This is a predicted structure of a 394-nucleotide part of an RNA (large-subunit ribosomal RNA, domain III) from a Bacillota bacterium. The source organism's lineage runs through Bacteria, Bacillati and Bacillota. Model confidence (mean pLDDT): 81 of 100. The full RNA is in RNAcentral, with records from ENA.
Context: one part of a larger RNA
C1' cells in the first nucleotide's frame, strides 16, 4: 500500500405515510407488497434453567444501525384428590443378608430390593392475567377413605358368614391380511339466521358475506364378537378349597333362547355455556353489556368396536391390580343409598425442527413422539391457499 480490497453466514422483497426520539433503511402503528403452509403453523417429550411478563437503560453483547432485543438494571409471573411422577406392580440393567470365589481390593450371586421406555388407577367443558391454568373461577362430575342416618343381606358354637404375603383365573401380549359397523374431521345448500344490499345498461334477488357448536359422566342398550349348562367321582395345583384341572353321567344340541364383552345412534347434561353479529358510559374500547340461526344432505378415515375376525409358522415379557377359593384365626360380616367431612409430597413460567437444545457463534448441519384445514392429485407429491407464522439484524 489502507482503514483499500474482501467480508457482513441462502436471491422469500420490499414500499410508504404517521409515531417516538439528541438522533430512525433498521423500534412501534397502519394500508400494500412479497414467503412459508406434512411448515418456516400447533401440541408435547428430551435438554437448557429465568431466557417468560411489566417498567427503565443505551457501555459491551446484536457482523450495520438501534429509541430495539433472547442484553443490562428492578419488579412481578410457574397455585392439581382426578394431567405427569411418588406414597402401586414388575422387565432388562443395577445392588445384594446369607452364600461360593479371590493374596488383598474385590468378582459372582439365592432371598430380597431398586428399576419404565411397560401394566394398573378417578375431570370435562367453558371463563379469566400483563405474565398460569383438566392446577384460579363458574358449571356438571367422579375417585379413595371417615363419619352419621335409612332400608335391606348373610351369620352367631357351627351345616359357621367373613377372612392371606397362600392356590386359581385373568391381566397377557407375534406377524400379515381384508372385511363390516361407527365417529373425528372435511364439503354442499334455491333450508335458517344475521349484515350488505354498492361509481357506468340492469339487477331487493335463485344476489353478496359471515354463521349455521357443545364435553366428562349419567341412563340407554344396539351393530358385532365370544361362550353350551347341570351334577357325580379324584391319589394333580408342594397344607386346604365349594375354585382350577382331569373324568364320568344327564339335559341341550341350535336359537333373535341364555350368559359376557362391547363401539355408536338416542336421552339427560343444557332454562347452562359458546356464538355470526351489534355495542355503551367519565376519562377509552370493539372494553363492559345484549345477543339471532344451530336443519338436511353428502364424502369419510392411518381414530373407536378390537387384545375382534380370517391365515401363517419364526409360536410371539413380568408382576400388581381385578375375580375366586380355601388355611390359620373367628361373631360379627360383607356390600346398597342418602347427606356430611377429608384428600399428602414433587413438576407445571417459557424455547422446544430452534437465535433460549446439541454443533466454540443469535452456525444454510443434527434433534423422538403427536395433530396437520381446502383446491388439484393415488398421495403427507406438485402448485396455489387457509388459520397461523415470517421478509432470514446491513
Nucleotide at each position: 500500500a489502507a482503514g483499500u480490497a474482501a467480508g457482513c453466514g441462502c436471491a422469500a422483497a420490499g414500499g410508504c405515510a404517521g409515531g417516538u426520539g439528541a438522533g430512525a433503511a433498521u423500534c412501534c402503528u397502519g394500508c400494500c407488497c412479497g414467503c412459508c403452509g406434512a411448515a418456516a403453523g400447533c401440541c408435547c417429550a428430551a435438554g437448557g434453567a429465568u431466557u417468560c411478563c411489566u417498567g427503565g437503560g443505551g457501555a459491551a453483547g446484536g457482523g450495520u444501525c438501534g429509541u430495539c432485543c433472547g442484553c443490562c438494571c428492578a419488579g412481578g409471573g410457574u397455585a392439581a384428590g382426578c394431567c405427569g411422577g411418588g406414597g402401586c406392580c414388575u422387565a432388562a440393567g443395577c445392588c445384594g443378608a446369607g452364600g461360593c470365589c479371590g493374596a488383598a481390593a474385590g468378582g459372582c450371586g439365592u432371598a430380597g430390593g431398586u428399576g419404565a421406555u411397560g401394566g394398573a388407577c378417578a375431570a370435562u367443558c367453558g371463563g379469566u392475567u400483563g405474565a398460569g391454568a383438566a392446577u384460579c373461577c363458574g358449571a356438571u362430575g367422579c375417585c379413595a377413605c371417615c363419619g352419621c342416618a335409612g332400608a335391606g343381606c348373610c351369620g352367631u358354637c357351627a351345616c359357621g358368614a367373613g377372612g392371606a404375603u397362600g392356590g386359581g383365573g385373568u391381566g397377557a401380549c407375534a406377524c400379515a391380511g381384508g372385511a363390516g359397523g361407527g365417529u373425528a374431521a372435511g364439503c354442499c345448500a334455491a333450508g335458517c339466521g344475521c349484515g350488505c344490499g354498492g361509481c357506468u345498461g340492469g339487477a331487493a334477488a335463485a344476489g353478496c358475506g359471515c354463521g349455521u357448536c357443545c364435553a366428562a359422566g349419567c341412563c340407554g342398550g344396539u351393530a358385532g364378537g365370544g361362550g353350551g349348562u347341570g351334577g357325580g367321582g379324584c391319589a394333580g395345583g408342594c397344607a386346604a378349597a365349594u375354585c382350577c384341572g382331569c373324568u364320568c353321567c344327564a339335559c341341550a344340541c341350535a336359537a333373535g333362547a341364555c350368559c359376557c364383552c362391547g363401539a355408536g345412534a338416542g336421552g339427560u347434561g343444557a332454562a347452562g355455556g359458546g356464538g355470526a353479529g351489534g355495542g355503551a358510559a367519565c376519562u377509552a374500547a370493539g372494553u363492559a353489556c345484549c345477543g339471532a340461526a344451530g336443519u338436511g344432505g353428502c364424502c369419510g378415515a392411518a381414530c373407536c368396536c378390537a387384545a375382534a375376525c380370517u391365515g401363517u409358522c419364526g409360536a410371539g415379557a413380568a408382576a400388581a391390580a381385578c375375580c375366586u377359593c380355601u388355611a390359620a384365626c373367628c361373631a360379627g360380616g360383607a356390600g346398597c343409598u342418602g347427606c356430611g367431612g377429608u384428600g399428602c409430597c414433587c413438576g407445571u413460567a417459557c424455547c422446544g425442527c430452534a437465535a433460549a437444545c446439541c454443533g466454540a457463534c443469535a452456525c444454510a448441519g443434527g434433534u423422538a413422539g403427536g395433530c396437520g384445514g381446502g383446491g388439484u392429485g393415488a398421495g403427507a407429491a406438485u402448485c396455489c391457499u387457509a388459520a397461523g407464522g415470517c421478509g432470514c439484524g446491513c